[in-house]
């Protein structure tokens, strides 16, 4: 230098044009003498960055930036 992939709550990962979900976790309430199991309820996310296409982009195209392979 050149090819592939990844990037999405605190973590770990879905979501491949129309309300951004799961599981763990975390908060309050229940339930216990108390904790924990369990059960119900809630908070949390600029979808890595700039741009472009579209009535509409996490998703499609361009550049970057990072992180892990392989090549040279």
């Nucleotide at each position: 230098g050149g090819g592939c992939g990844g990037u999405u709550g605190g973590c770990g990962c879905a979501g491949u044009g129309g309300u951004a979900g799961c599981g763990c976790g975390c908060u309050u309430c229940g339930u216990u003498c108390a904790c924990a199991c369990c059960g119900a309820a809630g908070a949390g996310g600029u979808c890595g960055c700039g741009g472009g296409u579209u009535c509409g982009a996490a998703a499609c195209c361009c550049g970057c930036a990072u992180c892990g392979c392989c090549c040279a």